[in-house]
C1' cells in the first nucleotide's frame, strides 16, 4: 500500500416559542436526509440532556473541529404606506351677516341716479248700485148661508095691477192662496273696474316738472366678521405593512485539518 471484519459515530439542521435548563411532538425556514411506540389542558431528561425497541451504513465524498460565504428568522432604533380613532378650532372647505365695484349681467340722452309734486292701491263717512228676503201695486182664484148687486124657479101678501122676502145660477169682493215683473217702498250686508268727501302714507304701480351721466349689486372676484366641525391641515396615541441601520442565532454549501480496532497479503 491492497483486501476484509468490527467498533465509535452518522442515519438531517436551523429558528421563535415554550420551559429553571435541555431535547422532542406543533408552527415558520432551508432541505430531500430509516421504521414502530410516547408527547401542549404537553411527554421525556438533568446540566456537552429526549426515552424504549428495531433496521441501513461505517474510517470516510458520508464522521468530528476551525475559518469563510450565507437562505431565512427574532430583538432595538429611524423613515414612509394604508386603515380606523382622539383633541382644538388663531389654516383651507362649506353656510351666513356687513363692506367693496374689478369682471359678468340688468337699467340708462325714448334722460340713469337724486330733488320737487299729482293719483291710484289701504281706511273712513256719505250718496248710488247689486245680492237677499219682505209689503204694496197688478193678475188670476177665492164664501151652501152667517159679504154685496142681480134676483128664474118656488114661496108671500094683494081682487087685480103690482109689491116684498130671498135659495139656486150669473157678476163682483173680503180674509186667505198662486203667479208675474222693464214696477214701487223701506230693512240687512266683512257685495263694489262707480261718484263726491275726510284720513294714513314704509312698501308697490303711475304721470308731470327740474338736474344732466352714470346707476345698480343678482352672480364671479376682494376685504372683514361669525357659525359648523362632515371633508382636508395640525397635534396625539394604536393596528398592520414596506424600506433602512446595530445586534443575536443561523441551514445548505465552501476551504483547511484530524480521527480507531483485528486478520490477511
Nucleotide at each position: 500500500c491492497c483486501g476484509u471484519g468490527c467498533u465509535a459515530g452518522a442515519u438531517g439542521g436551523g429558528g421563535a416559542g415554550g420551559u429553571a435548563g435541555c431535547g422532542g411532538u406543533g408552527c415558520c425556514c432551508u432541505g430531500a436526509a430509516c421504521c414502530c411506540g410516547c408527547a401542549a389542558u404537553c411527554c421525556g431528561c438533568u446540566g456537552c440532556a429526549g426515552c424504549g425497541g428495531g433496521g441501513u451504513u461505517g474510517a470516510a465524498u458520508c464522521c468530528c473541529u476551525g475559518c469563510c460565504c450565507g437562505a431565512g428568522g427574532c430583538c432595538c432604533u429611524u423613515c414612509c404606506c394604508u386603515u380606523g380613532u382622539g383633541g382644538g378650532g388663531c389654516u383651507g372647505g362649506c353656510c351666513g351677516g356687513a363692506g367693496u365695484a374689478a369682471g359678468u349681467g340688468g337699467c340708462a340722452a325714448a334722460g340713469a341716479c337724486g330733488g320737487u309734486u299729482g293719483g291710484g292701491u289701504c281706511c273712513u263717512g256719505c250718496g248710488c248700485a247689486a245680492c237677499g228676503a219682505g209689503g204694496c201695486c197688478u193678475u188670476c182664484u177665492g164664501a151652501a148661508c152667517c159679504c154685496c148687486g142681480u134676483c128664474a124657479g118656488g114661496c108671500c101678501c094683494g081682487g087685480a095691477a103690482g109689491g116684498g122676502a130671498g135659495c139656486a145660477g150669473c157678476g163682483g169682493u173680503a180674509a186667505g192662496g198662486a203667479a208675474u215683473g222693464u214696477g214701487u217702498c223701506g230693512c240687512g250686508u266683512g257685495u263694489g273696474c262707480c261718484g263726491c268727501g275726510g284720513g294714513a302714507g314704509c312698501g308697490c304701480c303711475u304721470g308731470a316738472c327740474c338736474c344732466g351721466a352714470g346707476u345698480u349689486a343678482a352672480c364671479u372676484g376682494c376685504u372683514u366678521u361669525g357659525g359648523u366641525a362632515u371633508c382636508g391641515a395640525c397635534c396625539g396615541g394604536a393596528a398592520g405593512g414596506a424600506g433602512a441601520g446595530c445586534g443575536c442565532c443561523g441551514a445548505c454549501g465552501g476551504c483547511a485539518g484530524g480521527u480507531g480496532c483485528g486478520c490477511g497479503g